[in-house]
């Protein structure tokens, strides 16, 4: 340093659900919870699935805790 994940060590994140706000919505943000994550950190790059306009072709968006893919990252047992 690359891998790699322990009945390790320090921590860290925060399902659903709810309250408050934003937004046409899907969702997003703050409090509370605390399912569960060894990348549940970031990134809409390629599916995927929702949502909005559209009479169709299509267009604008939303999920990174849906999947694969890029960067970066704490510890040191096999």
């Nucleotide at each position: 340093c690359c891998u790699u994940g322990a009945c390790a060590c320090a921590g860290g994140c925060a399902c659903c659900c709810u309250c408050g706000u934003c937004g046409u919505g899907a969702g997003g943000c703050g409090g509370g919870u605390c399912c569960g994550c060894a990348a549940a950190g970031c990134c809409a790059c390629g599916g995927a699935a929702c949502u909005c306009c559209g009479a169709c072709c299509g267009g604008a968006g939303u999920u990174c805790g849906c999947c694969g893919g890029g960067c970066u990252a704490c510890c040191g047992a096999c």
A computed fold for a 78-nucleotide RNA from an uncultured Solirubrobacteraceae bacterium, annotated as c-di-GMP-I riboswitch aptamer. The prediction has a mean pLDDT of 87.